Context: one part of a larger RNA
Molecule: small-subunit ribosomal RNA, central domain
Organism: uncultured delta proteobacterium
RNA sequence: UUGGGCGUAAAGCGUGCGCAGGCGGCCUGUUAAGUCUGAUGUGAAAGCCCAGGGCUCAACCCUGGAUGUGCAUUGGAAACUGGCAGGCUUGAAUCCGAGAGGGGUCAGUGGAAUUCGUGGUGUAGGGGUGAAAUCCGUAGAGAUCACGAGGAACACCGGCGGCGAAGGCGACUGACUAGAUCGGUAUUGACGCUGAGGCACGAAAGCGUGGGGAGCAAACAGGAUUAGAUACCCUGGUAGUCCACGCUGUAAACGUUGUUCACUAGUCGUUGCAUCAAUUUGAGGUGCAGUGACGCAGCUAACGCAAUAAGUGAACCGCCUGGGGAGUACGGCCGCAAGGUUAAAACUC
Numbered sequence: 001u002u003g004g005g006c007g008u009a010a011a012g013c014g015u016g017c018g019c020a021g022g023c024g025g026c027c028u029g030u031u032a033a034g035u036c037u038g039a040u041g042u043g044a045a046a047g048c049c050c051a052g053g054g055c056u057c058a059a060c061c062c063u064g065g066a067u068g069u070g071c072a073u074u075g076g077a078a079a080c081u082g083g084c085a086g087g088c089u090u091g092a093a094u095c096c097g098a099g100a101g102g103g104g105u106c107a108g109u110g111g112a113a114u115u116c117g118u119g120g121u122g123u124a125g126g127g128g129u130g131a132a133a134u135c136c137g138u139a140g141a142g143a144u145c146a147c148g149a150g151g152a153a154c155a156c157c158g159g160c161g162g163c164g165a166a167g168g169c170g171a172c173u174g175a176c177u178a179g180a181u182c183g184g185u186a187u188u189g190a191c192g193c194u195g196a197g198g199c200a201c202g203a204a205a206g207c208g209u210g211g212g213g214a215g216c217a218a219a220c221a222g223g224a225u226u227a228g229a230u231a232c233c234c235u236g237g238u239a240g241u242c243c244a245c246g247c248u249g250u251a252a253a254c255g256u257u258g259u260u261c262a263c264u265a266g267u268c269g270u271u272g273c274a275u276c277a278a279u280u281u282g283a284g285g286u287g288c289a290g291u292g293a294c295g296c297a298g299c300u301a302a303c304g305c306a307a308u309a310a311g312u313g314a315a316c317c318g319c320c321u322g323g324g325g326a327g328u329a330c331g332g333c334c335g336c337a338a339g340g341u342u343a344a345a346a347c348u349c
Base pairs, nucleotide, nucleotide: 004320005319006318007303008302012317014201015200016199017198021194022193023192025088026087027086028085029084030083031082033081034080035077036076037075038074039073040072041071042070049065050064051063052062053061054060091191092188093187094186095184096183097182098181103177104176105175106174107173108172109171110154115149116148117147118146119145120144121143125136126135162169163168206247207246208245209244210243211242215241216240220236221235222234223233258316259315260314261313262312263311266294267293268292269291270290271289272288273287274286275285276284298305299304322349323348324347331342332341333340334339
């Protein structure tokens, strides 16, 4: 290479956009590059194969034939692929109308709660635990009332519910802004799918500069527990958590399931839109788009999956090839650093 795979055994890039490349709907005409076919030339000899012959046979040798995937030139075919030209509307996109949504960015606003401060009432405890102690409190705590400050998060609604490519998104109002869906079939007329490199986004933690700091809380300190206790429990508590800008680029970034398209029994929920009949609503039927539970065929090593496929097919990309060594070393690239990414071998079982 042929071949086999990737939910859980090794294996789907964290996610998208997209250049090159690969692949690509229906009809007509044309071309003849791919494709098919004929002819000619070439395809050395020896060897292999076939026929005949020569050494007494054979090995060996001689003669003739056949073969020679290929290449070149030339004549032809036109279904398929490609090129060119023209057309079509089903794929794709646009337009119009409609409703849904924690989609994003920015600004403002609100109430509950914690903490702190000030003042009032009030007196001896409070707090914490399995039990305690450290701790707070007669310099008046805790409790309770009023006022004030400040930061962070938004109870109920809330849902196997919604939105987003993923990460993720939840108080309210406004501004700006992206996408999807349904309906109309008005417009364009294959404009499509995938996508090595590339570019962008990317939880938490971490880093840089400047702010902010209520609560929580790595580190740290103390009290307990214990044989010990560098822990679990308790009292404190700094980075951090928050904001702005910049970096980092990783996660069990998981549905451990790449993207797109087509096809393949049913049943029961739920979200959005449209529609049907009737008589107002509601309930109900139907269609499309999403999101769940079960289940047939089929698939699967089994578990299970089962129209949201892990079924049946097609296109393109990524990845796997025994365990350890090792996602390590070295080198390259990236990063302020932490480190990331690419990625072996010896040796060993």